Model confidence (mean pLDDT): 80 of 100. Predicted 3D model of a 72-nucleotide RNA (transfer RNA) from Polarella glacialis. It matches the Rfam family "tRNA". The family's RNA type in Rfam is transfer RNA. Rfam links the family to the GO term triplet codon-amino acid adaptor activity. Lineage of the source: Eukaryota > Sar > Dinophyceae > Suessiales > Polarella.
RNA sequence: GGUCCUGUGGUGUAACGGUUAGCACGCUGGAGUCUGAAUCCAGCGAUCGCGGCCCAAAUCCGCGUAGGACCU
Numbered sequence: 001g002g003u004c005c006u007g008u009g010g011u012g013u014a015a016c017g018g019u020u021a022g023c024a025c026g027c028u029g030g031a032g033u034c035u036g037a038a039u040c041c042a043g044c045g046a047u048c049g050c051g052g053c054c055c056a057a058a059u060c061c062g063c064g065u066a067g068g069a070c071c072u
Stems, first nucleotide, its partner, number of pairs: 001071007010025004018055001026044006048064005
């Protein structure tokens, strides 16, 4: 340098082009307890960036960017 794959809360992982982007762990607050753990309730928090197609994009397309595999 070339080809291909991947990028979603702090972590892991879902989501036919159409739900308020779901779930689990986590964190915070509360209930409960003699104290704590377990348990229960509530909350916090995300689509790698820019542009395009579309009535509508996490999803499709282009460029970039980060990581990985292979080739050179």